[in-house]
Source information: Predicted 3D model of a 63-nucleotide RNA (Fluoride riboswitch aptamer (crcB RNA motif)) from a Microthrixaceae bacterium. Lineage of the source: Bacteria > Bacillati > Acidimicrobiia > Acidimicrobiales > Microthrixaceae. The coordinates come from a structure-prediction model, not an experiment, and the mean pLDDT is 78.

Formats: sequence, structure tokens, C1' cells
RNA sequence: AUUGGCGUCGGCGAUGGGGCUCGCCGUUGACCGCCCGCUCGGGCUGAUGGCUCCUACCUCAGA
Repeated sequence: AUUGGCGUCGGCGAUGGGGCUCGCCGUUGACCGCCCGCUCGGGCUGAUGGCUCCUACCUCAGA
């Protein structure tokens, strides 16, 4: 100096926050949704990567 493994740290996983957990990445990176037509216009789902709670939003019913 380089490479591999383990541990630690930090970051990320289509719109907010908390807890738990999974995966990915190491600033030269992980990540930046889907469909139709198509090179430019239209439409659709969801606050989660997953579970759960809160907040916001949407729908229905009752007081």
C1' cells in the first nucleotide's frame, strides 16, 4: 500500500415523528413509485423496507 473476514460508527430503503426489526451502502455509494401513450401529455396507489403507535390526509356511519 492492497485485499478478505469480524466488530464498531454513519448513511439509505417514492411524503412526517417514536419504538422494534430486516436489508443495502461507505460519499467514486445505497436511494429517488406504478401504468398508458410516447419524447411529450395523461392517469393511479401508499405517510411503513416490515410490524406497531402518534400526527396529517381520505372514505363511511352515528351522536